[in-house]
RNA sequence: AGUUGAUUCUGCUGGAGACUACUGCUAUUGGGGUUCGAUUAAGCCAUGCUAGUCAAAGGGUUGUUUCGGCAACACUGGCGGAAAGCUCAGUAACACGUGGACAACCUGCCCUUGGGAGGGGGACAACCUCGGAAAACUGAGGCUAAUACCCCAUAGGUGAGGAGCUCUGCAAUGAAUCUCACUCAAAUGAAUUUCGCCCAAGGAUGGGUCUGCGGCGGAUUAGGUAGAUGGCGGGGUAAAGGCCCACCAUGCCUAUAAUCCGUACCGGCCAUGAGAGUGGGAGCCGGGAGAUGGGUACUGAGACAAGGACCCAGGUCCUACGGGAUGCAGCAGGCGCGAAACCUCCGCAAUGCACUCACGUGUGACGGGGGAACCCCAAGUGCCACGGUACGACCGUGGCUUUUACGGAGUGUAAAAAGCUCCGAGAAUAAGGGCUGGGUAAGGCUGGUGCCAGCCUCCGCGGUAAAACCAGCAGCUCUAGUGGUAGUCGCUUUUAUUGGGCUUAAAGCGUCCGUAGUCGGUUCGGUCAGUCCUCUGUGAAAUCCGGUGACUCAAUCAUCGGGCUGGCAGAGGAUACUGCCCUACUAGGAGACGGGAGAGGUCAGGGGUACUCCCUGGGUAGCGGUGAAAUGCUAUAAUCCUGGGAUGACCACCGGUGGCGAAGGCGCCUGACUGGAACGUGCUCGACGAUGAGGGACGAAAGCUAGGGGAGCAAACCGGAUUAGAUACCCGGGUAGUCCUAGCCGUAAACGAUGCAGACUGAGUGUUGCUGGAACUACGCGUUCCAGCAGUGCUGGAGGGAAACCGUUAAGUCUGCCGCCUGGGAAGUACGGUCGCAAGGCUGAAACUUAAAGAAAUUGGCGGGGGAGCACCACAAGGGGUGGAGUCUGCGGUUUAAUUGGAUACAACGCCGGGAAACUUACCAGGGGCGACAGCAGGAUGAAGGUCAGGCUAGAGGUCUUACCCGACAAGCUGAGAGGUAGUGCAUGGCCGCCGUCAGCUCGUACCGUGAGGCGUGCGGUUAAGUCCGUUAACGAGCGAGACCCGUACCAUUAUUUACCACUGUUUCGGAUGCGAAGCGAGUACUAUAAUGGGACCGCUGGCGAUGAGUCAGAGGAAGGGGCGGGCAACGAUAGGUCAGUAUGCUCCGAAUCUCCUGGGCUACACGUGGACUACAAUGGCACGAACAAUGGGUCGCGACCCCGAAAGGGAGGAGCUAACCCCUUAAAGCGUGUCUAAGUACGGAUCGAGGGUUGAAACCCACCCUCGUGAAGCUGAAAUCCCUAGUAGUCGCGGUUCACCAUACCGCGGCGAAUAUGUCCCUGCUCCUUGCACACACCGCCCGUCACACCAACCGAGUGGACUUAGAACGAGGCCCUCUCAUCUGGGAAGUUCGAGUUCUAGGUUCGCGAGGGGGGUGAAGU
Repeated sequence: AGUUGAUUCUGCUGGAGACUACUGCUAUUGGGGUUCGAUUAAGCCAUGCUAGUCAAAGGGUUGUUUCGGCAACACUGGCGGAAAGCUCAGUAACACGUGGACAACCUGCCCUUGGGAGGGGGACAACCUCGGAAAACUGAGGCUAAUACCCCAUAGGUGAGGAGCUCUGCAAUGAAUCUCACUCAAAUGAAUUUCGCCCAAGGAUGGGUCUGCGGCGGAUUAGGUAGAUGGCGGGGUAAAGGCCCACCAUGCCUAUAAUCCGUACCGGCCAUGAGAGUGGGAGCCGGGAGAUGGGUACUGAGACAAGGACCCAGGUCCUACGGGAUGCAGCAGGCGCGAAACCUCCGCAAUGCACUCACGUGUGACGGGGGAACCCCAAGUGCCACGGUACGACCGUGGCUUUUACGGAGUGUAAAAAGCUCCGAGAAUAAGGGCUGGGUAAGGCUGGUGCCAGCCUCCGCGGUAAAACCAGCAGCUCUAGUGGUAGUCGCUUUUAUUGGGCUUAAAGCGUCCGUAGUCGGUUCGGUCAGUCCUCUGUGAAAUCCGGUGACUCAAUCAUCGGGCUGGCAGAGGAUACUGCCCUACUAGGAGACGGGAGAGGUCAGGGGUACUCCCUGGGUAGCGGUGAAAUGCUAUAAUCCUGGGAUGACCACCGGUGGCGAAGGCGCCUGACUGGAACGUGCUCGACGAUGAGGGACGAAAGCUAGGGGAGCAAACCGGAUUAGAUACCCGGGUAGUCCUAGCCGUAAACGAUGCAGACUGAGUGUUGCUGGAACUACGCGUUCCAGCAGUGCUGGAGGGAAACCGUUAAGUCUGCCGCCUGGGAAGUACGGUCGCAAGGCUGAAACUUAAAGAAAUUGGCGGGGGAGCACCACAAGGGGUGGAGUCUGCGGUUUAAUUGGAUACAACGCCGGGAAACUUACCAGGGGCGACAGCAGGAUGAAGGUCAGGCUAGAGGUCUUACCCGACAAGCUGAGAGGUAGUGCAUGGCCGCCGUCAGCUCGUACCGUGAGGCGUGCGGUUAAGUCCGUUAACGAGCGAGACCCGUACCAUUAUUUACCACUGUUUCGGAUGCGAAGCGAGUACUAUAAUGGGACCGCUGGCGAUGAGUCAGAGGAAGGGGCGGGCAACGAUAGGUCAGUAUGCUCCGAAUCUCCUGGGCUACACGUGGACUACAAUGGCACGAACAAUGGGUCGCGACCCCGAAAGGGAGGAGCUAACCCCUUAAAGCGUGUCUAAGUACGGAUCGAGGGUUGAAACCCACCCUCGUGAAGCUGAAAUCCCUAGUAGUCGCGGUUCACCAUACCGCGGCGAAUAUGUCCCUGCUCCUUGCACACACCGCCCGUCACACCAACCGAGUGGACUUAGAACGAGGCCCUCUCAUCUGGGAAGUUCGAGUUCUAGGUUCGCGAGGGGGGUGAAGU
């Protein structure tokens, strides 16, 4: 850093540090060091070297000679080849470490002391002679010396016995002494300063043996052992000992882990860490072990020796096939193995070792050099000024320095080299790796790519604007290095001793009893084991720390001191605590006694209601069952009622967060037996206690075995329903079982998800049992109250806890003991063991896979959860429609050259104002045109442009041909532009839809919470409303609601033309009169117009309510509770819609995706669908007559009036009107009269034919209108669904918009004008509160299992193949011992005994491969 929308935890994963090995890229130098085939193959090795020396031990041979000798060589002899060097296979052991012991031992060379070396003898090599053999080698005969070998003597040694007198010591089995027996030394050599030889004693050094303690894992290894344990007696060894043997006994080890299996050389030390620890054991030092695997002895002071011997095995080599040779885990070097490790170098000059009297000789030990980015340390890759430059980067110019590198001289070395000193020239000869999204220092730079290629340690980047890929530039970091991979430690308190946990995250055994163990009350005394103090010895050196010194510093080295090995052993002291022994006590515990409580347990007896069944009687057609039904029962009489009987199970009310029990569990009554707890007591014992690994007992339900029993209930099963299905839920039946007896099983969410015991730490309030006290009393075994003890509940303080919560019944504070946990999955699985009749239980992994899994709480969203409120885009009560028909129009689909594109649940579909004939137009076919600016070809030998005619063409100086005019530029090329209805609405602005005809959304301060967050905004009323009132850890405020603005309804005032005409004057016309109509004056009362005011506020009265907010009713009023209708309309969500209205980032086209022209298409048509119009008729159609509006529009216009036409319409007639003036403008439904008479009609009008008209270049695709003819479907519309609460629905027409023409569209206007409800939350939804949640992309969510496919690892597996091991048997090389025999001898041969490698066989065990097939597990963007 990573689980979440956010939070707090638990928990793991990853990152940053140090070290080790390998590796990528890169690389100047010097110094130092305990670096360099350890890891894999203790695998195999060609070649050379690694152990010789002594001539002053001996005899000889050869050479040479100055005859004195000198040199070389093999042999006999002496010493040394047991050291040094290499490696780590084996070994879990006295192998190692540490401390002791040897009264149980040895010790060449060396040192000290004492003594000594007398006399004799016979051989064998070399050499000579003769043989065998391929070789290695070997045989026979003969000569000879010694410091080689042998005999005698002396000293000495060994054994037995005696004495117990002397000495050492803790202790004699020791030493010393006496006698006897046996045995028994020497080289008088060499040489002339001496070196050797023998005996004895002592020392030193080095070894041998024994022993206390210490240091790995596994119990899915619990029993092991027969020389095993001990004894007596022998053998053997330098030496104790079952080390070995004979006999006797049966012991010995083990839960403090024997035995077995696995792994491993051990230590000093090394890495890491604050430490405690954890990990390692390569290098250097100490010890051990090994030398191809295994065995055996010899020699020797020392070996069971390998650069010595013998034998077996396997490998390699030579061979004449008879036989031989060999052992690098020494130094180099080779092969192999592998990710992984150097030269077949120089020298004995130094240090050491062997030999030697010495000089010396030898030495792949060692000292040096070479190679290696092995580690550590040090240094450098330049410095200054000026100018350019944004800059100290960088560039240019000038100057300075020379470490280092290079050249030269000296010194240095065994020889070199390096190094050191001096001189020369010259900035010259010297910088890379990784990283730049977060963690984590460093890019909001450019280009490429487009879930591709790729990156990634984790989280995660990449799907066209990538700070994460690939590059460039820039930056960060470390630096001769820097990154990666693997491993170890740290981080990790993530195994927790220091230093964790277990109610819910992983984790308390189901409960109790109890063994070992651990822990343990008060007190006197003793002891001094633990403990503490002082001293002594030891704890090798190196390593570590500090001081000082030497290399120019440092690393390094030297020296001194300290420390380390936290130890062990010994001596002396202290006695508080712990232990042990002893004395006493009573607070723990146990017991005794007393009266009470209780579904505690076992057994026996008794009772009760109900159910079922049987019988009797009554009674008649249904019963039963469900949401509704059916199966079922019933006419052989049910259900129902009455009486009687049988059987089995059970035990209502009382009954209670009441009681009892360890838990499981226990409920009718009585009795018998019996366990435990509480209370009380001036009683008894006297720590007898707590816990408890193993072990034992108990242990619900289900299940199992055997035998009974069986009423009801009821897995399985059979029917009936439900359903898409229904192996379920519901109904009718029904078997195991449930019950009893005897056994088994041993598990549960066996839960308080909370182990047992003890102590301490505030309260309040219930309840059960016992005790003490008080008051009352109906004197009852009564009632009430107070206190104590013991249980059992609730609320809460401190404290705790991640929180929820716990809180004297702790999850608080302490103590003792036990059990258990350590990311999720695989898995409580596999294998093994054990228990069980079985089912199965207990114990209990790994490979592999995964970045989370999880706990608590928060905010939302959701629920076929709950509560409250609300809405005609909800219902109810109603009205009218749609869905059926025809037509119009939009969409889908299909078709097409194109049928341009968008919108597509509500919230697309008469929508994009989108009524497209061209235009529009974006689409299709065909054809033309166009490049500002810069550069380059070209151009006065004429660019670009224009044009007659002709060809091409549908057409066109568009192009071509021929020519003319004109006069400076120039699309032929490269860039770059104009333009783009090209792409991206998921890059955007703006605008709009919708949630929303909603009532919500927030802030400041304070408060609560670790925090996300909460509170406020909750609750009770009320409202259309988070509207208002009251209350409350809240108090206030803002945006929304309201207020506000517009229209309308009433009134008043002002104003009066184009509006109006009451009053009044006048003119004309009609009329018999009264009077009526029109005009002109006059006027502003009314209407109207358009400005300003008023009016309505629950204001008044009454009821309800809390005297509130408010609500209901009433009065008055034009209007009554928001008067009515509009406008405006929150925080936000929807990646909603629009790049095609405009704007705009990026991408693309750029002579075509730009632009123009002609024609076509958007109008297609099997079909599906949305919205409308017209209808289906009589509340109607048709004909005639005669009424009443409002909103609007008008100069490329509205057009009166007149004429023509049947009409649409026309007029080469035209008034008036730039509009309260003129025109559009006859409104229609309605009314009156007549007709039609229930029919596919005089309904309906589609479709088609004919003839006209209008607009417009143009009416074929493809316009509208008129007239005549034609006269389709359709007779009221399934499921479903839409709108509407009043001037509304419905119905009727009118105007405007678009517009050359075209309206069934849209936007408005008026005319006529209802029904029903005054409610509800049932459906659909919305708001608030609450609740559950494994959802947060938020239920259109999440998510489980099978199946199919692919891959992976493990398990089972008939069998099959190896390795190791145990026991037995057979064969058996060779060795020790011993006997016999041969023999001149070292000796040969034969037999025996014993040890015994190795080979084969038999029977087990362990382990590793392969394995047909089988079952599960894990993983895998879009299968079921």

Overview:
The RNA shown here (small-subunit ribosomal RNA) has 1424 nucleotides and comes from a metagenome. Its mean pLDDT, the model's own confidence on a scale to 100, is 82. Its Rfam family is "Bacterial small subunit ribosomal RNA". Gene Ontology terms of the family: ribosome and structural constituent of ribosome.